[in-house]
Context: one part of a larger RNA
Molecule: large-subunit ribosomal RNA, domain II
Organism: Microcystis sp. M087S2
RNA sequence: GCCUACGAGUUACACUUUACUGGCAAGGUUAAGCCCUUAAGGGGCGUUAACCGAAGCGAAAGCGAGUCUGAAUAGGGCGUAUAGUCAGUAGAGGUAGACGCGAAACCUUGUGAUCUACCCAUGGCCAGGAUGAAGGUGGUUUAACCGCCACUGGAGGUCCGAACCGAUAAGCGUUGAAAAGCUUCCGGAUGAGCUGUGGGUAGGGGUGAAAGGCUAAUCAAACUGGGAAAUAGCUCGUACUCCCCGAAAUGCCUUUAGGGGCAGCGUAGAGGUUAAGUUUAAUAGAGGUAGAGCUACUGAUUGGAUGCGGGGGAAGCGAUUCCUACCAAGUCCUGACAAACUCCGAAUGCUAUUAAAUAUACUCUGCAGUGAGCCCGCGGGUGCUAAGGUCCGCGGACGAGAGAGGGAGAACUCAGACCAACAGCUAAGGUCCCUAAAUCUAUUCUAAGUUGAUAUAACGUGGUCCGAUUGCAUUGACAGCCAGGAUGUUUGCUUGGAAGCAGCCAUUCAUUUAAAGAGUGCGUAACAGCUCACUGGUCGAGCGAUUGGGCGUGGAUGAUACUCGGGCAUCAAGAAUAGUACCGAAGCUUUGGGGGCGAGGUAACACUCGCCCGGUAGGGGAGCAUUCUAACAACGUUGAAGGAGUUGCGUGAGCGCUACUGGAGUGGUUAGAAAAGCAAAUGUAGGC
Numbered sequence: 001g002c003c004u005a006c007g008a009g010u011u012a013c014a015c016u017u018u019a020c021u022g023g024c025a026a027g028g029u030u031a032a033g034c035c036c037u038u039a040a041g042g043g044g045c046g047u048u049a050a051c052c053g054a055a056g057c058g059a060a061a062g063c064g065a066g067u068c069u070g071a072a073u074a075g076g077g078c079g080u081a082u083a084g085u086c087a088g089u090a091g092a093g094g095u096a097g098a099c100g101c102g103a104a105a106c107c108u109u110g111u112g113a114u115c116u117a118c119c120c121a122u123g124g125c126c127a128g129g130a131u132g133a134a135g136g137u138g139g140u141u142u143a144a145c146c147g148c149c150a151c152u153g154g155a156g157g158u159c160c161g162a163a164c165c166g167a168u169a170a171g172c173g174u175u176g177a178a179a180a181g182c183u184u185c186c187g188g189a190u191g192a193g194c195u196g197u198g199g200g201u202a203g204g205g206g207u208g209a210a211a212g213g214c215u216a217a218u219c220a221a222a223c224u225g226g227g228a229a230a231u232a233g234c235u236c237g238u239a240c241u242c243c244c245c246g247a248a249a250u251g252c253c254u255u256u257a258g259g260g261g262c263a264g265c266g267u268a269g270a271g272g273u274u275a276a277g278u279u280u281a282a283u284a285g286a287g288g289u290a291g292a293g294c295u296a297c298u299g300a301u302u303g304g305a306u307g308c309g310g311g312g313g314a315a316g317c318g319a320u321u322c323c324u325a326c327c328a329a330g331u332c333c334u335g336a337c338a339a340a341c342u343c344c345g346a347a348u349g350c351u352a353u354u355a356a357a358u359a360u361a362c363u364c365u366g367c368a369g370u371g372a373g374c375c376c377g378c379g380g381g382u383g384c385u386a387a388g389g390u391c392c393g394c395g396g397a398c399g400a401g402a403g404a405g406g407g408a409g410a411a412c413u414c415a416g417a418c419c420a421a422c423a424g425c426u427a428a429g430g431u432c433c434c435u436a437a438a439u440c441u442a443u444u445c446u447a448a449g450u451u452g453a454u455a456u457a458a459c460g461u462g463g464u465c466c467g468a469u470u471g472c473a474u475u476g477a478c479a480g481c482c483a484g485g486a487u488g489u490u491u492g493c494u495u496g497g498a499a500g501c502a503g504c505c506a507u508u509c510a511u512u513u514a515a516a517g518a519g520u521g522c523g524u525a526a527c528a529g530c531u532c533a534c535u536g537g538u539c540g541a542g543c544g545a546u547u548g549g550g551c552g553u554g555g556a557u558g559a560u561a562c563u564c565g566g567g568c569a570u571c572a573a574g575a576a577u578a579g580u581a582c583c584g585a586a587g588c589u590u591u592g593g594g595g596g597c598g599a600g601g602u603a604a605c606a607c608u609c610g611c612c613c614g615g616u617a618g619g620g621g622a623g624c625a626u627u628c629u630a631a632c633a634a635c636g637u638u639g640a641a642g643g644a645g646u647u648g649c650g651u652g653a654g655c656g657c658u659a660c661u662g663g664a665g666u667g668g669u670u671a672g673a674a675a676a677g678c679a680a681a682u683g684u685a686g687g688c
Base pairs, nucleotide, nucleotide: 001688002687003686004685005684006683011096012095013094015093016092017091018090019089020088021087022086023085024084027052028051029050033045034044035043036042037041056063057062066078067077068076069075099237100236102234106227107226108225110223111222117201118200119199120198121197122196123195124194125193126191128160129159130158131156135152136151137150138149139148140147164188165187166186169184170183171182172181203219205215206214207213240623241622242621243620244619245618250263251262252261253260254259264370265369266367267366268365269364270363271362276360277358278357279356280355281354282353283352284351285350291344292342293341298338299337303333304332305331306330309327310326311324312323313322314321315320373398375396376395377394378393379392380391381390382389403414404413405412418593419592420591421590423589424588425587429583430582431581432567433566434565438580440579441578442577443576444575445574451569452568459554460553461552463551464550465549466548467547468546469545470544471543472542480538481537482536483535484534486511487510488509492504493503517532521530522529594613595612596611597610598609599608600607624677626674627673628672629671630670631669632668634666635665642661643660645658647656648655649654
């Protein structure tokens, strides 16, 4: 992992409540117990026990269809105008283990020191080698000590190193040979040493050279039995089918935030009414948002004019006067801002009335679930006008929604799946091939493979196409080529120099001219030189300037290897405009079938019509199967149950037929009762 078996809303109660069914009814009912009788069972008593109801109000005395409060005959509160009760069935609640499994823990009775910690008693063990303390003896020395030398001696939590005890480092081992080992290296090895035997200390206790260590592979409180099915607002699991409806992830409160209570939203039943709900239209309203505005307030605010007042300066003994490119009130002109500004002011939404359409809405009762939401669009707060961020409001999706498109994708676009069909039409989106359908029609653009999904900026661009305005041009434009481009003059000033061309000034003038600046740019130290403007010739038809738009182009950088989904595509299979076909979904239609609700119809079915049938949590309804019981009617050695096939019926759970196997019991109908359905719980047991 698979298979088989087992495996989770049960049972009890004089409990509470609601619905339905039945009995009796202003009443209803018996409990323990007793008596009679029976195959099972049934009948009676027990009502001068008890319970519920028939009367309430008040704290109570008490009063009573009233009563309490109160001074009250007021007002107000609770009552009064009758239906209950017993049993059964079902839903839910309560108390019990209360749907099942699951703690870590707490308390209590005991069992453990054969492991290990420490202690007590009594025994045992430590190869060999090294060092050489005290003391001693002799010598020497001293007045005597002290001291020195040699020998002797054999001390030590001394040294080296086996046994023994330990465990430093590395490797191996890691479903091991081993629930702690093996190999090599390593520490202690006469000591606070190691060890045998017997004994002692016990669980909030022991013992601990102290690591929260050890206390029998268990220790921040051992193990065993019991309280005990502790508790678990937590996790997991919770078993057959079909039909109808179908949520929530919000508000308030919560020692509350992943749990609850009440409300909201779901479902089932019942009910009644001035049809109360929803949508559209019209009419009438309230309001201060969007926008706008501000010489209409509050506040903030650009530039200018004027300049109360002030600062600075000058004069004066002072009064005061004068000046000021400074500050600046108020006023005027001008520009513009605001969630907590408003002289104004929509659209939506909201309220009311009327009309039309539709069929909800509301109340009561039973039963819930939900109270982690999430994405997209729009209006905002917060944040960085960041976030697949966060917090509100309105709408739509997903959640609980399948189908088509989007390459692939919860939420985007289209569209809401009762079932069947080898029928048709469409939506979004598509029509060269992959791949269903146009290599469709017409007119353009793009040359970048731009592009062919989305997504690129500021700023550049004589890439190309289309337009607008304007200038020049056969009296010859534009470009090219040939030629000229002069003189006063090296203007004046400045300067070492300044001659068209460092710089400054100027009536930048005048002359000769077809034309030629007191000079457009190179260049020189300054000249020179080259060139331009301008003019003529040649050529022979369009050429410039400004501006708007389309497509393109640079800007353009990402981490494993490229790509539009791919192949590939250039008068496209790219981009733009207009158009006609076609394809394309579980949408719509057609044909057939099933179910629900309502209406008509029927004695009841039948039948007809209309609408509906996606669905998680959840509510409601109808069924299938298993085991047992009762009644009725049956089957079976001429082959029961069970098994494994073919085949048929039913929307389904499932139910039949037939032959084979099997070898002794078993179905059907109607009721009743449940140890009543498994894929999951790291489920339990067995097998493989």